The RNA shown here (small-subunit ribosomal RNA) has 1444 nucleotides and comes from a metagenome.
Its Rfam family is "Bacterial small subunit ribosomal RNA". Its family is annotated with ribosome and structural constituent of ribosome in the Gene Ontology.
RNA sequence: GAACGGGACUUUCAGUGUAGCAAUACAUUGAAAGUUCAGUGGCGUAAGGGUGCGUAACACGUGAGUUACCUGCCGAAAAGUGGGGGAUAGCUCGCCGAAAGGCGAAUUAAUACCGCAUGUGGUCGUAAGACUAAAGCCGGGGCAACCUGGCGCUUUUCGAUGGGCUCGCGGCCUAUCAGCUAGUUGGUGAGGUAACGGCUCACCAAGGCUAUGACGGGUAGCUGGUCUGAGAGGACGACCAGCCACACUGGAACUGAGACACGGUCCAGACACCUACGGGUGGCAGCAGUCGAGAAUUUUUCUCAAUGGGGGAAACCCUGAAGGAGCGACGCCGCGUGGAGGAUGAAGGUCUUCGGAUUGUAAACUCCUGUCAUUAGGGAACAAACCUCCCGGUUAACUGCCGGAGAGCUGAUAGUACCUGAAGAGGAAGAGACGGCUAACUCUAUGCCAGCAGCCGCGGUAAUACAGAGGUCUCAACCGUUGUUCGGAUUCAUUGGGCGUAAAGGGUGCGUAGGCGGCGGAGUAAGUCAGGUGUGAAAUCUCGGGGCUCAACCCCGAAACUGCACUUGAUACUGCUUCGCUAGAGUAUUGGAGAGGAGAUUGGAAUCUACGGUGUAGCAGUGAAAUGCGUAGAUAUCGUAAGGAAGACCAGUGGCGAAGGCGAAUCUCUGGACAAUUACUGACGCUGAGGCACGAAGGCCAGGGGAGCAAACGGGAUUAGAUACCCCGGUAGUCCUGGCAGUAAACGGUGCACGUUUGGUGUGGGAGGAUUCGACCCCUUCCGUGCCGGAGCUAACGCGUUAAACGUGCCGCCUGGGAAGUACGGUCGCAAGAUUAAAACUCAAAGAAAUUGACGGGGGCCCGCACAAGCGGUGGAGUAUGUGGCUUAAUUCGAUACGACGCGAAGAACCUUACCAAGGUUUGACAUGUAUCGUGUCGGCGAUGAAAGUCGCCUAGCUAUAGCAAUAUAGCGCUUUACACAGGUGCUGCAUGGCUGUCGUCAGCUCGUGUCGUGAGAUGUUGGGUUAAGUCCCGCAACGAGCGCAACCCCUGUGUCCUGUUGCCACCCCUUAACUGGGAGCACUCUGGACAGACUGCCCUGUGAAACGGGGAGGAAGGUGGGGAUGACGUCAAGUCAGCAUGGCCCUUACACCCUGGGCUGCACACGUACUACAAUGCUCAGUACAGAACGAGCCGAAGCCGCGAGGCGGAGGUAAUCCCAAAAACUGAGCCCAAUUCGGAUUGCAGGCUGCAACUCGCCUGCAUGAAGCUGGAAUCGCUAGUAAUGCCGUAUCAGCUACGACGGCGUGAAUACGUUCCCGGGCCUUGUACACACCGCCCGUCACAUCAUGGAAGUCAUUUGUUCCCGAAGUGCGUGCGCCAAUCGCAAGGAGGCAGCGCCCUAAGGAAUGAGUGGUAACUGGGAUGAAGUCGGAACAAGGAA
Repeated sequence: GAACGGGACUUUCAGUGUAGCAAUACAUUGAAAGUUCAGUGGCGUAAGGGUGCGUAACACGUGAGUUACCUGCCGAAAAGUGGGGGAUAGCUCGCCGAAAGGCGAAUUAAUACCGCAUGUGGUCGUAAGACUAAAGCCGGGGCAACCUGGCGCUUUUCGAUGGGCUCGCGGCCUAUCAGCUAGUUGGUGAGGUAACGGCUCACCAAGGCUAUGACGGGUAGCUGGUCUGAGAGGACGACCAGCCACACUGGAACUGAGACACGGUCCAGACACCUACGGGUGGCAGCAGUCGAGAAUUUUUCUCAAUGGGGGAAACCCUGAAGGAGCGACGCCGCGUGGAGGAUGAAGGUCUUCGGAUUGUAAACUCCUGUCAUUAGGGAACAAACCUCCCGGUUAACUGCCGGAGAGCUGAUAGUACCUGAAGAGGAAGAGACGGCUAACUCUAUGCCAGCAGCCGCGGUAAUACAGAGGUCUCAACCGUUGUUCGGAUUCAUUGGGCGUAAAGGGUGCGUAGGCGGCGGAGUAAGUCAGGUGUGAAAUCUCGGGGCUCAACCCCGAAACUGCACUUGAUACUGCUUCGCUAGAGUAUUGGAGAGGAGAUUGGAAUCUACGGUGUAGCAGUGAAAUGCGUAGAUAUCGUAAGGAAGACCAGUGGCGAAGGCGAAUCUCUGGACAAUUACUGACGCUGAGGCACGAAGGCCAGGGGAGCAAACGGGAUUAGAUACCCCGGUAGUCCUGGCAGUAAACGGUGCACGUUUGGUGUGGGAGGAUUCGACCCCUUCCGUGCCGGAGCUAACGCGUUAAACGUGCCGCCUGGGAAGUACGGUCGCAAGAUUAAAACUCAAAGAAAUUGACGGGGGCCCGCACAAGCGGUGGAGUAUGUGGCUUAAUUCGAUACGACGCGAAGAACCUUACCAAGGUUUGACAUGUAUCGUGUCGGCGAUGAAAGUCGCCUAGCUAUAGCAAUAUAGCGCUUUACACAGGUGCUGCAUGGCUGUCGUCAGCUCGUGUCGUGAGAUGUUGGGUUAAGUCCCGCAACGAGCGCAACCCCUGUGUCCUGUUGCCACCCCUUAACUGGGAGCACUCUGGACAGACUGCCCUGUGAAACGGGGAGGAAGGUGGGGAUGACGUCAAGUCAGCAUGGCCCUUACACCCUGGGCUGCACACGUACUACAAUGCUCAGUACAGAACGAGCCGAAGCCGCGAGGCGGAGGUAAUCCCAAAAACUGAGCCCAAUUCGGAUUGCAGGCUGCAACUCGCCUGCAUGAAGCUGGAAUCGCUAGUAAUGCCGUAUCAGCUACGACGGCGUGAAUACGUUCCCGGGCCUUGUACACACCGCCCGUCACAUCAUGGAAGUCAUUUGUUCCCGAAGUGCGUGCGCCAAUCGCAAGGAGGCAGCGCCCUAAGGAAUGAGUGGUAACUGGGAUGAAGUCGGAACAAGGAA
């Protein structure tokens, strides 16, 4: 197959042959129709689909240009489509090969291929002229010639569509990349392309790019848009859409309209596969799917029904495009998991103050509803075409074309969406959080463990922070974590920041580029403004509508797209051109000021040295010394000389200079500023990246110089050490000349210039005015230089016309601390080093200013027995007592700087007693309750025992009711058993209450209102005086008030009144030896109640107003009269769980309770507090006098008697102003005579007394005897300022007794001293500094040692990228050659034209070699850095930090 030939098959027809009589069957040939296979030919395969490697580029976006171009298929138009030729695949045969495949021969067709003709047209050319095309196929009519239609074919033109190329503008990081470039830049000519062009080549010229960032490196597809944001911006570029690039890696061309081609070709390479080892094959960044890597990403699905693409005339075929379905809570949206009622507020859980509360109307229960899911039934839209049949028009007619109506055909999704019925609350809720930020709290367990944590931070025995639970909160088919982006972040600041001290002004000037720039006129119209036109794709966003039940989602419309280009206007401002001006800037003239610079010269003082004189023993130095110098003559002093450096006084927040910096005088040269005056130029200006110059001290090079000073170094001191501070020496250096270096807290920590904005007061330079004889003072003005302050600014401090105020222009610099101004790289340098300048890692801060405290080896003022002045002690001895330590079975526990240590303890032989040993008890020695056995209970006795205890025996219960009574019941008491519980001097004073100590009886600590400050806070409360005092006065932005101070209270000192026994005794009476006793009395003393008194009230005075001070009078007392009680806000996690109370924890036949004995008393030693002494102001003996305050009934106890005495006997009196206990020192007299004694009394022996069950461990006292240390106490240290210290005695509590010499009170005797506040200690107020705030017992630095981490250097070594030079060089285009080969054309032929293979050349991928550069890894060793638990050594900084 409607371009072409062929093979196979089917059907039909025709012919021939064979068999058969024939129908027919078989074979074969031809034709037609059809199916199918491979091939030729055409179109497509350059679309669609995928990915983001590369690319910093005209790749993309946007807007232009192309007179420098192409465009198959499509649309319109014009013209044509004549006549020939030679092949070739297929097929057949042969050969090679494992295969892939290849070769050869013969033969064949075309819309395949090739000439010829024609030339509308086209191309070239000025023109003449030359050159230049094609193909048929399928229909309709006709007998035929021929006519005609459609689809093709050829030439040309136009269009449309799609592209190529060019240009303006736009969009990443890096300067530790600053110079790049040889086809590079341009020209001429040629080639090449569709087209311009160094695109390529030859020649010529030497250009081109770059700080507006070239070149290099790193990273990256671009855009519409997306996310975020108020916006401006910032980050990103999944899905969708546009463009680009790529198709295993690299190179290359062919074909074609279009490719240098994802599923084409060739070559090289890597990889994988097949192999007969010769050789071949492949490319999922197409759709599914597999593997690998990874925290992680789906089904090897359905359909071409729709939309779209390709081919075809069409039917139709192809289409992992596409449309659907599947998987995934991955996102967005919607819906459900039930609704209403329901209190005994059930049970259970949790908490609990044990009452209850909460979970909670929640559940149960009652009544409803029926979404989703389930089940049953029905059941879509997306479909209209093409095509076939039919009708009408067009035409001569048909096909065709146009129009019309009806019929037929087409659904993957899908039995899905949707609708209806049924049943039943039935199948359907979790995650995170609950310390603050941040909504939501309790219990248990754990105990700096386990763990949490976004930041701050939780956890070390009461965790709202870990873990579990209950409850609550938030969100919800999700919730939370992690990662990322934007926001908050005005924290890179255009909108919209800063630079005195927080990070930040260049060390200073000159000046290039650049930025910015005075007044007037004209022109232009680039910026600017306005209008118009084109474009700014669609989607997205916004608004208005609409469609899916709503929404998400989708559709329609509008607006927007802030942009770019063109064009028409406007001309104020800016720019440009031009003409002018003088206010900016500059020049000229006159004048004075100045440590401005450079060079030369000169002079004096001082130091040192040398020489000479005088002169003698020290000098010098320090906190104190020593080293050092000196009898070889120093220091001191006089004279002379040499040499170097520095410039006293003047000298001044004075002067000059850009800064660094500049200081004797004179001369020479020279820069700048300032004032006055007129004349001139005419914007000539300001700033200034790079650049250039200058640039303290110290340092370096070369040469000089060297008095003094002085790194290094030496010595002496100091010190634990002292490589320091102090001292004695001393070299570089400091000085000069020439060069280098280029840094400083180079600071006003404040860039330069200009303008504007209230003032006061100094000072330097100049001018003018007024005045004067002339000046000064004074007034005005310009320039400099200070102080104080207004507005304003500032976080505050502060600045404030010399701004840190208000503005303009330009430059430099900053962006948390450390690492680090370091490493690497670059530049500079002789070096030292300078400059430019990071990162890893680490921390949650670092910092500024101010505030309140605290602190200071800061300052001022003041107070205190704080020092000083005194008196007496302690430290030495002995003893007592407490503590530590040691010991022990136990030596119970606590207190432990002041502020523990004669403390708890106002009294340990037993008890106390808590400790130890041994023996015992278990509802307990003690309380309450319940249940239960018993009623022989209380009490007594015995055994055993050390006792407790255990065992046993004996022995009245009481009350009420009932009853004659026995007795019963109940209660009380007691007892047995059991359970709740008792009990704990067990732990925690760092869970607590209460109480206490201490600062400190110091004078402070606060509040309300007001005011000031952004605030913390301040003020008040500070200041001047004064006080014991924040006591009072005055002043004051404060005015008041509270807690403290003082006073009120108690004792004491004087008086008055009252009281009158137990006190008193003047007077009176009686009495006695006696004023002894009694009576009377209450005057006095006294007792104890009330009152008075003292208040700086009075006088004088202090310069003074007050407060207040000094003096005086009066007075018993005088300036709080003396003493006590009284203790502000607070501090010390001070002390106490052992006085008591108490949370929590722990023990429960023991950590409870009882009992005996022991211990708390132990003794080498050390410390505290005391007593007694060491003696003559004393001791001993004798005599003699005087208190107060307390106590006493299981008590005090007189007289008298006994004893040497302790004490005993005794028992008057006393419930106490009645009785009792009672003074000593002192005084008088005597002795002692300086002695370890007539001091001292320890220790020990003996004998006694007392208490008590009991004095052995372990009491006190007495007598006799003994007679130790000790002769006034080292360093050091304590108390006391007047009725005090010192000294003497007395009393009391506790208590049987006593260790008491202790504690608390009482009275007697009774001093000294205080100049004064420098110092030690403590405290108060003000002020100052601070890096402290756990507050100086603070903070904090560096080396070293150990561990961990990141990083630099490093002999090397590995990897990778890249430059340059060279070698080799595939495929391939081009060019050359082409003697080999060739059908079409010419030619009769030979041969020609033309072509092909082959070969050569240029270029060139991969490969190789050499040599550079960059980047990254690794490495012995090494450098610093960071971090780490309570390591080592010191003590650098913070206070005057102890050397500012």